């Protein structure tokens, strides 16, 4: 240098067929329960969906280019 891939919450992933509020577990918070702590139950809480554009009525998803991770060619 060309290719393919992958990039959502702290972490590990799902959503990709374009349709209305963008989710799970796990980790933290709170509470309850216990002398106290773990465990365990409830509940809230947390995302510019890498980053700029561009296509639509509407983009996480579709399309350009950048940028970062992984792999293949040379």
């Nucleotide at each position: 240098g060309c290719c393919c891939u992958c990039g959502u919450a702290g972490c590990u992933c799902a959503g990709a067929c374009g349709g209305a509020c963008a989710g799970a577990g796990c980790a933290g918070c709170a509470a309850c329960c216990u002398c106290c702590u773990a465990a365990g139950u409830u509940g809230a809480a947390g995302g510019u969906c890498g980053c700029a554009g561009g296509u639509u009525c509407g983009a996480c998803u579709c399309c350009u280019g950048c940028c970062g991770g992984g792999g293949g060619c040379a």

A computed fold for a 74-nucleotide RNA from an Anaerolineae bacterium, annotated as transfer RNA. NCBI's taxonomy places the organism under Bacteria, Bacillati, Chloroflexota, Anaerolineae.